The prediction has a mean pLDDT of 82. This is a predicted structure of a 77-nucleotide RNA (c-di-GMP-I riboswitch aptamer) from a Syntrophaceae bacterium. Of the family's consensus pairs, 94% are formed in the model. The organism belongs to Syntrophaceae, within Bacteria. The sequence was found by an Rfam model in a public genome assembly.

[in-house]
RNA sequence: ACCCGAGAAAGCUUAACCCUUCGUGAGGAGGGGGCGGAAAGCGACGGGUCUUUGGAGAAGACAGCCGAGCUGCCGAA
Numbered sequence: 001a002c003c004c005g006a007g008a009a010a011g012c013u014u015a016a017c018c019c020u021u022c023g024u025g026a027g028g029a030g031g032g033g034g035c036g037g038a039a040a041g042c043g044a045c046g047g048g049u050c051u052u053u054g055g056a057g058a059a060g061a062c063a064g065c066c067g068a069g070c071u072g073c074c075g076a077a
Base pairs, nucleotide, nucleotide: 004075005074012037013036017032018031019030020029021028022027035064041070042069045067046066047065048062049061050060051059052058
């Protein structure tokens, strides 16, 4: 340094659900909440799911669905 990930330490994140708020919507933000996470950090690149639309096209949402990419804390076996 890489791999690996402990009934380890310090921190981080925050599902469902509830409240407020923004959005036509998927959903976003803040507060509560606590199922989880060792990349559940970042970015829609590929796949996927979802929304608007009668449908197509088009425009969007999701990184806590998977893959790939970039970055990163700690250190027992």